[in-house]
RNA sequence: GCGAGCGUGGCGGAACUGGCAGACGCACUAGACUUAGGAUCUAGCGCCUUUCGGCGUGCAGGUUCGAUUCCUGUCGCUCGCA
Numbered sequence: 001g002c003g004a005g006c007g008u009g010g011c012g013g014a015a016c017u018g019g020c021a022g023a024c025g026c027a028c029u030a031g032a033c034u035u036a037g038g039a040u041c042u043a044g045c046g047c048c049u050u051u052c053g054g055c056g057u058g059c060a061g062g063u064u065c066g067a068u069u070c071c072u073g074u075c076g077c078u079c080g081c082a
Base pairs, nucleotide, nucleotide: 001081002080003079004078005077006076007075010026011025012024019065028044029043030042031041032040046055047054048053058074059073060072061071062070
């Protein structure tokens, strides 16, 4: 240099022939239980906002009523070829 794959909450990881983003697990927080801790159970757990509401799939655009998904560019990582 050329080609292919991947990028999603704190972490892993799903949703994909375009239709409620964050299922599920781990971690974390609170409570119950316990003398205490662990384990177990229950609830919560992205960001902004007092609320209402808005934003959020590497980044920037495009197509569409609607994009994690399709298209273009770009950044990073991995693999292959030279």

This is a predicted structure of an 82-nucleotide RNA (transfer RNA) from Phascolarctobacterium sp. It matches the Rfam family "tRNA". It is annotated as a transfer RNA. Its family is annotated with triplet codon-amino acid adaptor activity in the Gene Ontology. It was read from a public genome assembly.